[in-house]
RNA sequence: CGUUAUGAGAGAGGCUGCGGCUGACAUCAGUAGGGCGCGUACCCGGCGGGGACCGGGCGUCUGAAAGGGGAAGCCGCCGAAGGGCCAGCGCCGUUCCCGCAGCGCCGGUACCUGGGACGCAGGAGAAGAUCCUGCGGACUGUCACAGGAGGCUUGCCUCCGUGGAGAGCUGUCAUGCAC
Numbered sequence: 001c002g003u004u005a006u007g008a009g010a011g012a013g014g015c016u017g018c019g020g021c022u023g024a025c026a027u028c029a030g031u032a033g034g035g036c037g038c039g040u041a042c043c044c045g046g047c048g049g050g051g052a053c054c055g056g057g058c059g060u061c062u063g064a065a066a067g068g069g070g071a072a073g074c075c076g077c078c079g080a081a082g083g084g085c086c087a088g089c090g091c092c093g094u095u096c097c098c099g100c101a102g103c104g105c106c107g108g109u110a111c112c113u114g115g116g117a118c119g120c121a122g123g124a125g126a127a128g129a130u131c132c133u134g135c136g137g138a139c140u141g142u143c144a145c146a147g148g149a150g151g152c153u154u155g156c157c158u159c160c161g162u163g164g165a166g167a168g169c170u171g172u173c174a175u176g177c178a179c
Stems, first nucleotide, its partner, number of pairs: 002179002004176005010170002014078001017077006025069001033062006043056003046100008081113003084109003088105004114140002118136007142164004147160006
């Protein structure tokens, strides 16, 4: 001087990088609910079973909210974060039981995903909004490499190609009976 291993702290990706909060407004919906009038049986209220109760239909007047979305701004960040699986609690008309899905909250787990967009399929959803997952071809950041082309400062750079995964990559520092 270089390599390698471990550790600490720093940095980069971007056709919307990721998450959170606020958020006019649209949607939900002329729906739920409320007033008045009329009417009363099966069936229905996530799925499969059982018991008891409650609710429901039509016309007319009126008429929301939550969840989901949201330009932009602010904040925290670059395994940012998202999903899967497992456990707990809550909701799905009330209540007493059983089994299974779904949704929400919270915790555990490197099980999966480099990143966003697009297309298709499935799921969540009132929804053709939006979100999630899988697959597909392309794009993009990064690293590696038998190779091909070009450039020059001759051992590096650029382009093409192939491949890998964030447990990555770049650079800094520290440590080592290490090479």
Predicted 3D model of a 179-nucleotide RNA (Lysine riboswitch aptamer). The prediction has a mean pLDDT of 77. Of the family's consensus pairs, 95% are formed in the model.